[in-house]
This is a predicted structure of a 709-nucleotide part of an RNA (large-subunit ribosomal RNA, domain II) from a wastewater metagenome. The full RNA is in RNAcentral, with records from SILVA. Rfam family: Bacterial large subunit ribosomal RNA.
Context: one part of a larger RNA
């Protein structure tokens, strides 16, 4: 891991609430129970309804509250209830299935271990040499001293024996704690046999929360028990119609719930719904404005009052490149600021159009209460975030399909089935790759296009303003650029050119009391400006299209999907085709629902009346049929319907040893579940078929649970 089997909404209760459906109805049932043995007859005790208010007394078409004959609140003003049977949902029970950790009893364990108890046993060899003692020396006698003797020590090395400190090796191991190689203790708080004591909040513990049978912050075994799990998982055929929420309030609430809102199915209303116009309203938002408030705030004018300065015995006065409230002029700012103010929304009215899974009402059943992106208006944040929090609107959530190379939220469009058919959205049309190397007119030379700002720049194309220009302009060359005067002060000097003042006057074509570089000062170069050569345009500035620079990262080009592209296969306008989807059309079929015809009142399936009991006449609820036309048919939670198939049961019917079911295989059908004649094998005894009935009733998921492989 695959394969077969097994695996989950079940049962009760004379519960509850609806829906269908029956039986009886102002009434409707019975319950123990008894008779009994025909699911027969009894049993009225209760218990629903028939009368309602009050907390009760209690009273009663009213009661209650109140002094009320008043408001007022519940009721009455006339009608349906009730036992059955189904189903749905629900309560009470383990209640759809598995799924703790853990609480609590009673027990059972110390053959592992920990501690103690009793009695036993073991510790090669070798070292070292305490005390005592004895000789001898030595003392007055001691002390002491040396030799001996002796054999003490949690002594020393060092096996058995216990231990386990280091490495390596194992690590689906040879072992569920091991092997090897070294290592510690090895007469001592050693270590070991057998026996034997201590029990779970207990035990034991030279103390690790260590041990107490491979299990310990509370062992193990049963039972309480199917603890409880707002939690994770899992929950089994088919088809048809509808089809949502991720919000609001509240919560020991916040990944749970309660009612709301949204979804559905059933009754009832029947356009009451939305839309568009036109009429009336409410409002203080976008914007604007503020001598129109209430704040903020720039600058200038004029000012009280302060500060400073003069002056003063005190008052007073003067003055002021200070500082300044109101005032005033001039230009602003504001979600909590408005003397103004919208476009949309929003509310009624009328009228129209649409009338469709539009709206309302009442009930049964839900789901959902993590929301995700995008474009708009905001708030927080940093006008950060695929950030968070609102408001609206969309898609995703539930949505295939084409387009954005790929891509849940972005553009296009919402897939009922089929077709080797057409038109067309977004997007596209040199080649991958369907359709144009389509058509005019420009624009780009940056491979801009195919990623970026502030900024920066004689890039190129438009469109204008304002100078100067054949009375020769602009660029280049040739020449001149001068005199009063070295202007005046100031300085060491200051002579166009350190600095200050002031910036005339003359000649002349034109020449500044000098535009710059230069000298200590001067000198010298140069420039404004003339004037000649030459010839025809030549500056300034503003606005707009496309480009440049700015422009650095890590495997490999790598910021067009790619290949490739320059009068384009880039860009801008205009135009003509054209391909493109599950859109729309064409054709053909299914279904849903809607109107309307038509056949009939045919004709079946219940029932209710009459009944001469003939299934006979009579009413009537639902559903079944044809055909036309419309319109619908993505879809997850979830609500509705409508079927298929297992396994049994009853009632009727048909098969089978001339071969029942299962199985293998061929061949058909149905819009699925599924189905079936017929024919071969194999099989060798029960089997279907139609109507009702009743389930252990459908499996691919649950780290399901068992076998096999």
């Nucleotide at each position: 891991g695959c394969c077969u089997g097994c695996g989950a909404g079940u049962u009760a209760g004379c519960g509850g609430u609806g829906u269908g459906u029956g039986g009886c109805g102002a009434g409707g049932u019975u319950a123990a129970c008894c008779c009994g043995a025909g699911u027969g007859g009894g049993g009225u005790a209760g218990c629903c309804g028939u009368a309602g208010c009050g907390a009760a007394a209690g009273c009663g078409a009213g009661u209650c509250u109140g002094a009320a004959u008043a408001g007022g609140g519940c009721g009455a003003u006339u009608c349906a209830g009730u036992c059955g049977c189904a189903c749905a949902c629900u309560c009470u029970a383990g209640a759809c299935c598995c799924g703790a950790a853990g609480c609590g009893g009673a027990g059972u364990g110390a053959u592992c271990u920990a501690c103690c108890c009793a009695u036993g046993g073991c510790c090669a060899g070798g070292g070292u040499g305490a005390a005592g003692c004895g000789a001898c020396g030595g003392u007055a006698a001691g002390a002491c001293g040396u030799c001996g003797u002796g054999g003490a020590g949690g002594c020393c090395c060092g096996a058995a024996c216990c231990c386990a400190c280091c490495a390596a090796a194992g690590u689906u191991g040879a072992a569920a704690a091991u092997u090897u190689g070294g290592g510690g203790g090895a007469u001592g708080a050693g270590c070991u046999g057998u026996g034997g004591g201590u029990a779970g909040g207990g035990g034991u513990g030279a103390a690790a929360g260590g041990c107490c049978a491979a299990u310990c912050a509370a062992a193990c075994u049963c039972c309480g028990u199917g603890a409880u799990a707002g939690c994770u998982g899992g929950u089994u055929c088919u088809c048809c119609c509808c089809g949502a929420a991720a919000u609001g309030c509240a919560u020991u609430u916040a990944g749970g719930u309660g009612c709301a809102g949204c979804g559905u199915c059933a009754u009832g209303u029947g356009u009451u719904u939305c839309u568009u116009g036109c009429c009336g309203g409410a409002g203080g938002u976008a914007g604007a404005g503020c001598u129109a408030c209430u704040g903020g705030a720039u600058g200038g004018g004029c000012u009280a009052g302060g500060g400073g300065g003069c002056c003063u015995a005190c008052a007073a006065g003067c003055u002021u490149a200070c500082u300044g409230a109101a005032c005033u002029c001039a230009g602003c700012c504001a979600a909590a600021c408005u003397c103004c103010g919208a476009a949309u929304g929003c509310c009624g009215g009328c009228a129209a159009g649409u009338g469709a899974g539009a709206a309302c009402a009442u009930g049964g059943c839900a789901g959902u209460g993590a929301g995700a992106c995008u474009g708009c208006g905001g708030g927080g944040g940093a006008u950060a975030a695929g950030c968070u929090u609102c408001g609206u609107a969309g898609u995703c959530g539930a949505g295939a399909g084409g387009g954005a190379a790929a891509c849940a939220g972005c553009c296009c469009a919402g897939a009922c089935c089929a077709c080797c058919a057409a038109c067309u959205a977004a997007g596209g049309c040199c080649c991958c790759u369907a359709a144009g190397c389509g058509u005019g007119u420009g624009c780009u030379a940056a491979g801009u296009g195919g990623g970026a700002a502030a900024g920066g720049a004689u890039g190129u194309g438009g469109a204008g303003u304002c100078g100067c220009a054949c009375a020769g302009a602009c660029a280049a060359c040739c020449a001149g650029g001068a005199g009063g005067u070295u202007g005046g002060c100031u300085u060491a000097g200051a002579a166009g050119c350190a600095g200050c003042c002031a910036c005339c006057c003359u000649u002349g074509a034109a020449a500044g009391a000098g535009u710059g570089c230069g000298u200590a000062a001067u000198a010298g170069c140069u420039c404004a400006c003339u004037g000649g050569u030459c010839a025809a345009g030549u500056g300034a500035u503003u606005c707009c299209g496309c480009g440049c620079c700015g422009a650095c990262a890590a495997u490999u080009u790598a910021g067009c999907g790619g290949g490739g592209c320059u009068c384009a296969a880039g860009c801008a306008c205009a135009c003509c085709g054209c391909c493109g989807a599950a859109g729309u059309u064409g054709u053909g079929g299914c279904a849903u629902u809607c109107a309307c015809a038509c056949a009939c009142c045919u004709g079946c399936u219940a029932g209710g009346c009459c009944u001469u009991c003939g299934u006979g006449g009579u009413c009537c609820a639902a559903g079944c049929g044809u055909g036309u036309g419309g319109a619908u048919g993505g879809g997850u939670a979830g609500g509705g319907g409508a079927g298929c198939g297992u396994c049994g049961u009853g009632u009727g019917g048909c098969g089978a040893g001339c071969g029942a079911a299962g199985c293998g295989g061929c061949c058909g059908g149905g819009u699925a579940a599924c189905c079936g004649a017929g024919c071969c094998g194999u099989g060798g005894a029960u089997g279907c078929c139609a109507c009702a009935c009743g389930a252990g009733u459908g499996a691919g998921a649950a780290u399901g649970c068992a076998g096999g492989c």